[in-house]
RNA sequence: AGCGCGUUGGAGCAGUAGUAGCUCGACAGACUCAUAAUCUGUAGGUCGUAGGUGCAAAUCCUACACGCGCCA
Numbered sequence: 001a002g003c004g005c006g007u008u009g010g011a012g013c014a015g016u017a018g019u020a021g022c023u024c025g026a027c028a029g030a031c032u033c034a035u036a037a038u039c040u041g042u043a044g045g046u047c048g049u050a051g052g053u054g055c056a057a058a059u060c061c062u063a064c065a066c067g068c069g070c071c072a
Base pairs, nucleotide, nucleotide: 002070003069004068005067006066007065010024011023012022013021018055026042027041028040029039030038048064049063050062051061052060
């Protein structure tokens, strides 16, 4: 060089065209003498970047960036 996979809240991951979610974590409250555990609630994402298709894109197509792997 070539080929494949991945990139989505702070962390780990779902979501294969029609409201962007789960678990953990953070914060607040309840409970407790207090802490933990438990329960309730809240915040936090323009889905790697830029284009294209389409009524509608995290999702399909193209290019690029980064990471991992295969081959030589």

The RNA shown here (transfer RNA) has 72 nucleotides and comes from a Planctomycetota bacterium. Rfam family: tRNA. Rfam classes the family as a transfer RNA.